[in-house]
The prediction has a mean pLDDT of 86. This is a predicted structure of a 106-nucleotide RNA (FMN riboswitch aptamer (RFN element)) from a sheep gut metagenome. RNAcentral holds the sequence, with entries from MGnify.
RNA sequence: UUCUUCAGGGCGGGGUGUGAUUCCCCACUGGCGGUAUAGUCCGCGAGCGAAUAGCUGAUUCGGUGAAACUCCGAAACCAACGGUUACAGUCCGGAUGAAAGAAGAA
Numbered sequence: 001u002u003c004u005u006c007a008g009g010g011c012g013g014g015g016u017g018u019g020a021u022u023c024c025c026c027a028c029u030g031g032c033g034g035u036a037u038a039g040u041c042c043g044c045g046a047g048c049g050a051a052u053a054g055c056u057g058a059u060u061c062g063g064u065g066a067a068a069c070u071c072c073g074a075a076a077c078c079a080a081c082g083g084u085u086a087c088a089g090u091c092c093g094g095a096u097g098a099a100a101g102a103a104g105a106a
Stems, first nucleotide, its partner, number of pairs: 001106006012026004027090002029079002031044004039077002047055002059075005081093003
């Protein structure tokens, strides 16, 4: 440099209602690289976009330690766009897509 493969999880129970996996209570999920092991730190991808621009979510306290917003304990918080008999992180759709990147072959 070229090629190949891989590369996102989660609504279960109860309640209200004509109608809700969308509301309420409990529950459940967490892409890639970096760094003491990270959804919430730094950066990237995805998403949006008038498109080489730009925009884009969320954490504290205590403990251990040389070092942790990453581990342990506790309590919190966040989650695009379009659709829907009723408001969606979890259903359906763009998507048998794209991609950060990982592995392998020449």